Predicted 3D model of a 92-nucleotide RNA (Glycine riboswitch aptamer) from a soil metagenome. Model confidence (mean pLDDT): 80 of 100. The sequence is in RNAcentral, with records from MGnify.
[in-house]
Parts: sequence; C1' cells; structure tokens
RNA sequence: UUGCGGGAGAGACCGGCGCCUUCGCGCGAGCGAGGGGCGACCGGCGCCGAAGGAGCAACCGCCCCGGAAACUCUCAGGCAAACGGACCGCAA
Repeated sequence: UUGCGGGAGAGACCGGCGCCUUCGCGCGAGCGAGGGGCGACCGGCGCCGAAGGAGCAACCGCCCCGGAAACUCUCAGGCAAACGGACCGCAA
C1' cells in the first nucleotide's frame, strides 16, 4: 500500500420553497386544507470530533533547524439509514 472484518460522537432540529400522497370543492382546467413522505434547494440556531487541515506540546542525548498526538481549534467534514471514518485484527 492492497483485500477482508470490527469501528464512535453529535438535531431523522426549526422555518420557507418544490414534488408526491390524502381529503374537500369543481363539468373541467384547477383551487383550498390538514397530515405523512422526499429533496444533492434557501435561511436560522444548536451540537460532534476519529477523513483532511491548522495550533501548542511531552518527547526525539545537548544547542539551532526540523519532526511530532487519540491534546486543542473546528476552516473543511459530520449530527436517522447509507456513504465516510482515525484506529485495531488477519492475510499478501
């Protein structure tokens, strides 16, 4: 590095918009209403830390340079499932 397996945390939040469905009205095109579902859309707040990134640092015999975490930050990423996932185990 590759393959297989295991693999956490935090709102399936709130509002809007679009679509589907249900009901009512209508000759019809459509209109209206509440519920449910979906969205890779928009806005808002809260939160997580184990892709990545950044910072400090124990430490690396001493100085300089440099390296350096599972600590810290949360830019990115993530907060139902899925995907991803540091790290661990086995095999090559």